[in-house]
Formats: sequence, C1' cells, structure tokens
RNA sequence: AUAGCUCUAACGGGGUGCCUCACGCUUUUUUGCGGGGGGCUGAGAGGCCGCCAGGCCAACCCGCGGAACCUGAUCCGGUUUGUACCGGCGGAGGGAUUAGCAGCGUCGCCAGC
Repeated sequence: AUAGCUCUAACGGGGUGCCUCACGCUUUUUUGCGGGGGGCUGAGAGGCCGCCAGGCCAACCCGCGGAACCUGAUCCGGUUUGUACCGGCGGAGGGAUUAGCAGCGUCGCCAGC
C1' cells in the first nucleotide's frame, strides 16, 4: 500500500408453519372462533398490541461468491396424523451494504544477517 479471508460495528432483508387433545363460546349437524396442554421439522415457529387487516419488539438466519427469504405452489414424487417434512422444480425468476487494517494474508521499499 492492498478489502483476498475472517472478525467487529452500524444499517438493511426475511420467515414465525403443521398435527393432535380436552375445555369454553357459536352452530340443527358439519363448521368457525378463543385461550391452554402435548407432539413434528428446523438456525429460528417466541413476546406484546390490535379496529383481527395487521403492526412493533426479541432471538435466529441472510446481505450480490446472494437456496436467508419470496413467486411458481392448494405444483410433482416420496413419507406421514399432516397443505408440515424430504427431494424435484432450480445452469427458473426475484431478492437486502457500508465502514474499520481489529486479526491473518498479499505486494513494494528500507534496515539487518
């Protein structure tokens, strides 16, 4: 000197599902709603507010080397109690950044041996 790798900070992006049980309300029945117990996968499915549309916050993940996440999609195959889960789709389309040499590295020069 350099942002190559890691890290840190601030900022930004994102998702928060499925099943089951009894209880309460509603309903002729089916059903729908409310709070709670239990279970599944996962990094994460948690809290608060609400006019019940949604909003805010925490944790977690991701920020162009972008599968974090969304669309396709109430998709296709498998599995299963299950629209969850696994795979395909996917060399498909979208999708959110700055700074610091903090550590390591790289390059150049000088000194020494």
This is a predicted structure of a 113-nucleotide RNA (TPP riboswitch aptamer (THI element)) from Pararhizobium haloflavum. The model forms 100% of the base pairs in the Rfam consensus. Its Rfam family is "TPP riboswitch aptamer (THI element)". Rfam links the family to the GO term thiamine pyrophosphate binding. Its mean pLDDT, the model's own confidence on a scale to 100, is 77.